[in-house]
Overview:
SAM riboswitch aptamer (S box leader) from Telmatospirillum siberiense, 105 nucleotides, folded computationally. The prediction has a mean pLDDT of 84. Its Rfam family is "SAM riboswitch aptamer (S box leader)". Rfam describes the family as follows. The SAM riboswitch is found upstream of a number of genes which code for proteins involved in methionine or cysteine biosynthesis in Gram-positive bacteria. The source organism's lineage runs through Bacteria, Pseudomonadota, Alphaproteobacteria, Rhodospirillaceae and Telmatospirillum.
């Protein structure tokens, strides 16, 4: 990096270091010198894979959290692009683009 497949409205902060940006992109809103972002370190969350256990025979279901991951402003911050309906404030649904896992190449 590319393909398929499942999820993406819930959850989960502290300290050290460093310093201006940063939330993918573009537009809006936000977040940041009361130090954001990232970096360590602990600690937390969740429950994709694995281990394990239970039920139970379909390769299911529930359940545990010890291994690989991920993740701890804000719906995946919101919107774009179709469609739906509108009280014209807004709203619902889906695509597309993203993100994380697994499986392939």
């Nucleotide at each position: 990096c590319c393909a398929u497949c499942a999820u993406c409205a819930a959850g989960a902060c502290c300290a050290g270091c460093c310093g201006a940006g940063g939330g993918a992109a573009a537009g809006g809103c936000c977040c940041g010198u009361u130090g954001a972002c990232g970096c360590u370190g602990g600690g937390g969350c969740a429950g994709c894979c694995u281990a394990c256990g239970a039920c139970c025979c379909g390769u299911g279901u529930c359940g545990c959290a010890a291994g690989g991951u991920g993740c701890c402003a804000a719906u995946u911050c919101c919107u774009g692009c179709g469609g739906c309906g509108u009280u014209u404030g807004g709203g619902c649904c889906g695509a597309c683009a993203g993100a994380u896992g697994a499986u392939g190449g």